Context: one part of a larger RNA
RNA sequence: CGUAGGAUAUUUGAAAGAAUCUGUUUUUAGUACGAGAGGACCGAAAUGGACGAACCUCUGGUGUUCCGGUUGUUACACCAGUAGCAUUGCCGGGUAGCUAAGUUCGGUUAAGAUAACUACUGAAAGCAUAUAAGUAGGAAACUUUUCUUAAGAUUAUAUAUCCCAGAAUUUAUUUCUUUAAGGGCUGUUUUAGACUAAGACUUUGAUAGGUUAAAUGUGUAAUCAUAGUAAUAUGUUUAGCUAAUUAAUACUAAUUGCCCGUAUGU
Repeated sequence: CGUAGGAUAUUUGAAAGAAUCUGUUUUUAGUACGAGAGGACCGAAAUGGACGAACCUCUGGUGUUCCGGUUGUUACACCAGUAGCAUUGCCGGGUAGCUAAGUUCGGUUAAGAUAACUACUGAAAGCAUAUAAGUAGGAAACUUUUCUUAAGAUUAUAUAUCCCAGAAUUUAUUUCUUUAAGGGCUGUUUUAGACUAAGACUUUGAUAGGUUAAAUGUGUAAUCAUAGUAAUAUGUUUAGCUAAUUAAUACUAAUUGCCCGUAUGU
């Protein structure tokens, strides 16, 4: 821009894409078959492999924004306690998120028309013949069935709901005032994200931050007291601190404002 007014929801599915895998074991059954050796079809169940998707409860990884230990050195006057630098100085753990080696799930079933092939009835041709008329079966392939996208499918779908005037004269693709439904900008943002877009919210409010409480992690802070010459230990104390997590709470910021969109529609 189009889809012959403008919107908001829902929707059909032309078409396109994805998927389509397979082993072993048990049972049927040591049955059918076979002299024996051996040993099934059909059907039922269990459990794997590879591949794929989603997810993070569990097992782990990462986690330079969390906690702790520790070396050297510098600074805060000193002690103590901290901080800077040294690859995050090094090391031990670790929340959220992300993630696989982890967890869950998937390739089911059925139908149609067929291939090779197998048939029934049956003449031409008194026989025979699956074929000429007629009637059947038959594959992971094909068309559906499953999942995803999907009306720019210009053949541009459908359904429901919502919305839209007054005046003037030069009667026109005119001018003036007004600006509907709805949408956007701005603003707080994340289950989203390169940017856009999408989603949530905007005081009739829990959208983000803060605060409080918890969870989680780390592992018993500082101060003081006691014991010891001291290193240190013990008590206060399962403390103190705690990111991205959870809940509550308007304390802060979402204030105010602006714009687009018209008038019943070839």
A computed fold for a 266-nucleotide part of an RNA from Candidatus Nasuia deltocephalincola, annotated as large-subunit ribosomal RNA, domain VI.